Predicted 3D model of a 73-nucleotide RNA (transfer RNA) from Promethearchaeum syntrophicum. RNAcentral records the identical sequence in 2 taxa. The sequence is in RNAcentral, with records from ENA and GtRNAdb.
[in-house]
């Protein structure tokens, strides 16, 4: 320098041809228990990495940038 992949909740990750963002773990409140754990029920989470574009509408499509990983020279 060139090519490819990844970036979504605190963490690990889903998100089916563009149509109002989810799971598990964790956190928190309650139940149960002598206490705690386990178990059961409820709750809070997010500028979908950033900027711009296409579109009535973008996590999703297009371009650029940033960070991480891999390959090539």
């Nucleotide at each position: 320098c060139c090519c490819c992949c990844c970036u979504u909740a605190a963490c690990u990750c889903a998100g089916u041809u563009g149509g109002u963002a989810g799971a598990g773990u964790g956190c928190u409140c309650g139940g149960c228990u002598g206490u705690a754990g386990a178990c059961c029920g409820g709750g809070a989470u997010g500028u979908c990495g950033c900027c711009g574009g296409c579109u009535c509408g973008a996590c999703u499509c297009c371009g650029g940038c940033a960070g991480g990983g891999g390959g090539g020279a």

Annotation: The prediction has a mean pLDDT of 81. Taxonomically the source falls in Promethearchaeum (Archaea, Promethearchaeati, Promethearchaeota, Promethearchaeales). Its Rfam family is "tRNA". By type it is a transfer RNA. The gene name in the source record is tRNA-Tyr-GTA-1-1.